Transfer RNA from Callyspongia plicifera, 72 nucleotides, folded computationally. The coordinates come from a structure-prediction model, not an experiment, and the mean pLDDT is 81. Its Rfam family is "tRNA". Rfam classes the family as a transfer RNA. Rfam's curators write: Transfer RNA (tRNA) molecules are approximately 80 nucleotides in length. Lineage of the source: Eukaryota > Metazoa > Haplosclerida > Callyspongiidae > Callyspongia.
RNA sequence: GCUUUUGUCGUCUAGUGAUUAGGACAUUAGGUUUUCAACCUAAAGGCGGGAGUUUAAUUCUCCUCGGGAGUA
Numbered sequence: 001g002c003u004u005u006u007g008u009c010g011u012c013u014a015g016u017g018a019u020u021a022g023g024a025c026a027u028u029a030g031g032u033u034u035u036c037a038a039c040c041u042a043a044a045g046g047c048g049g050g051a052g053u054u055u056a057a058u059u060c061u062c063c064u065c066g067g068g069a070g071u072a
Stems, first nucleotide, its partner, number of pairs: 001071007010025004018055001027043005048064005
């Protein structure tokens, strides 16, 4: 260089065009406890960027950026 694959909360992950974008762990607050841990409740936090198709895009198409694999 070419081919291929992947990108969603801090981390791991679900989501095949109309879902309030969900879950686990972590974090913060509160409860419980003499204290810590554990447990219970709640909160905050996310679709890599741009363009296109569509009434509607995390989802489909193209470009781009980052990661992985293959190949000379």